RNA sequence: CUAUUAUCAAGAGAAGCCGAGGGAUAUGGCCCUGUGACGCUUCAGCAACCUCUGCAGUGCAGAAAGGUGCUCCCUCCAUCAAGUGCUGACUUGGAAGAUAAUAU
Numbered sequence: 001c002u003a004u005u006a007u008c009a010a011g012a013g014a015a016g017c018c019g020a021g022g023g024a025u026a027u028g029g030c031c032c033u034g035u036g037a038c039g040c041u042u043c044a045g046c047a048a049c050c051u052c053u054g055c056a057g058u059g060c061a062g063a064a065a066g067g068u069g070c071u072c073c074c075u076c077c078a079u080c081a082a083g084u085g086c087u088g089a090c091u092u093g094g095a096a097g098a099u100a101a102u103a104u
Stems, first nucleotide, its partner, number of pairs: 002103007013043005021032003026079004044071003049067002051063005075096001080093005
C1' cells in the first nucleotide's frame, strides 16, 4: 500500500514558532483565517479501538499506567440509488473518507 471487521449525531484547550491559505479527492455551497488559520513543538484535556481487571459471555461492566487516536461547523452539507411527499424538501441505504485491530 492492499484486504477484512467495528465505529463515526456526543466529548475535549492553551502557549510558542511559522506566515497564507485551510476544511481528503473533483464540483456546487457553506465555514475558519494577518484579531495569525493550516502545519510543527510543549503542556493539558476528551474518549475507550488495542491493553488490564471482573462477570464466564463472541457479550456486559469497570480502570485509564501503556500503544494509538482526537480536541470549529454531523465525516461541514450535498453531488449515487431507493422511498415518501408533490415542487423541489425529507428519510434510508450505498460510494468515498477518517480511526483502531488483524492479516498478506
A computed fold for a 104-nucleotide RNA from Chryseomicrobium excrementi, annotated as SAM riboswitch aptamer (S box leader). Lineage of the source: Bacteria > Bacillati > Bacillota > Bacilli > Chryseomicrobium. Rfam family: SAM riboswitch aptamer (S box leader). Its family is annotated with regulation of gene expression in the Gene Ontology.